[in-house]
RNA sequence: UGGGAGGUCGUCUAAAGGUAGGAUACCUGACUUUGAAUCAGGCGAUGAAGGUUCGAGUCCUUCCCUCCCAG
Numbered sequence: 001u002g003g004g005a006g007g008u009c010g011u012c013u014a015a016a017g018g019u020a021g022g023a024u025a026c027c028u029g030a031c032u033u034u035g036a037a038u039c040a041g042g043c044g045a046u047g048a049a050g051g052u053u054c055g056a057g058u059c060c061u062u063c064c065c066u067c068c069c070a071g
Base pairs, nucleotide, nucleotide: 001070002069003068004067005066006065007064010024011023012022013021018054026042027041028040029039030038047063048062049061050060051059
């Protein structure tokens, strides 16, 4: 440089174009002599910029990053 695959809460993982959800972690409370465990609640994400659409995580374009192959 060319080709291919991928990018969603701190981490893992869902979401036929129609309210971005779950687990775990973290925080708070309950329980406990304390801690762990358990229970309840809370917090938190679509790589970036455009386009299509009434509506985009999803479709299209460009760029960024990661991995694989070729040179």

The RNA shown here (transfer RNA) has 71 nucleotides and comes from an Anaerolineae bacterium. The organism belongs to Anaerolineae, within Bacteria. Its Rfam family is "tRNA". By type it is a transfer RNA. From the family's description: Transfer RNA (tRNA) molecules are approximately 80 nucleotides in length.